[in-house]
RNA sequence: GCCCGGGUGGCGGAACUGGUAGACGCGCCGGACUCAAAAUCCGGUUCUGGCAACAGAGUGCGAGUUCGAUUCUCGCCCCGGGCA
Repeated sequence: GCCCGGGUGGCGGAACUGGUAGACGCGCCGGACUCAAAAUCCGGUUCUGGCAACAGAGUGCGAGUUCGAUUCUCGCCCCGGGCA
């Protein structure tokens, strides 16, 4: 230099053919159980603002297509693999 795969909450990891982003697990918070703890079970858990109702933002970064983009196109950055 060229080719392929990937980048999504605190972490791992889903999201089919473009149509409610964050399923599921881990972790964390609260509770039940226990003399107490572990294990197990139940509920909650993206962020910001707000007393709340609610509002806004958010899929590596920037642009494009579209009524609508995690998804398609282009450029760039980063990680892994292959070729030279």
The RNA shown here (transfer RNA) has 84 nucleotides and comes from Endozoicomonas sp. G2_2. Rfam family: tRNA. It is annotated as a transfer RNA. The prediction has a mean pLDDT of 80.